[in-house]
RNA sequence: UCACGAUAAGGGCAAAACUGGAGCAAUCCAGUGACGCAAAGCUGCGAAUCCCCCCGGGAUAGCCGAGCCGCCGAA
Numbered sequence: 001u002c003a004c005g006a007u008a009a010g011g012g013c014a015a016a017a018c019u020g021g022a023g024c025a026a027u028c029c030a031g032u033g034a035c036g037c038a039a040a041g042c043u044g045c046g047a048a049u050c051c052c053c054c055c056g057g058g059a060u061a062g063c064c065g066a067g068c069c070g071c072c073g074a075a
Base pairs, nucleotide, nucleotide: 004073005072012037013036017032018031019030020029021028022027035062041068042067043066045065046064048060049059050058051057052056
């Protein structure tokens, strides 16, 4: 350095639900919250699913694949 992922250490993220807001909608943002996550960090590239003012747009990265970056260091 790469691979790998521990009853390690320091930490991180935040499901559902509720409240407020945005949007036609899928859904998203903020707060509370914590189901879980070793990439649950980022990218709509591939596919999948969902929505629509529908054949063109949009949404989901915590559906899967892929790419890029990354903390720690036991076996």
Model confidence (mean pLDDT): 88 of 100.
A computed fold for a 75-nucleotide RNA from Desulfuromonas sp., annotated as c-di-GMP-I riboswitch aptamer.